[in-house]
RNA sequence: CCGGCGGUAGCUUAAUGGUGGAGCGCUCGGCUGUAGACCGAGAGGCUGUGAGUUCAAAUCUCACCCGCCGGA
Numbered sequence: 001c002c003g004g005c006g007g008u009a010g011c012u013u014a015a016u017g018g019u020g021g022a023g024c025g026c027u028c029g030g031c032u033g034u035a036g037a038c039c040g041a042g043a044g045g046c047u048g049u050g051a052g053u054u055c056a057a058a059u060c061u062c063a064c065c066c067g068c069c070g071g072a
Base pairs, nucleotide, nucleotide: 001071002070003069004068005067006066007065010024011023012022013021018055026042027041028040029039030038048064049063050062051061052060
């Protein structure tokens, strides 16, 4: 320098162009002598950055940033 894959909650990850969910973790409550386990509820995302297409973009297109793999 070229090509491919990936970037979504604290972590791991879902999501046909049409309401962004789940598990673990966290907070509160229940249970318990206390804690854990278990049960119930809740908070936490403007989806790596910017632009474009569209009535509508996490999703499609382009550029850039970061990580991994391959090639020269």
Transfer RNA from a Candidatus Aenigmatarchaeota archaeon, 72 nucleotides, folded computationally. It matches the Rfam family "tRNA". It is annotated as a transfer RNA. The organism belongs to Candidatus Aenigmatarchaeota, within Archaea. The RNAcentral record of the sequence draws on ENA. The coordinates come from a structure-prediction model, not an experiment, and the mean pLDDT is 81.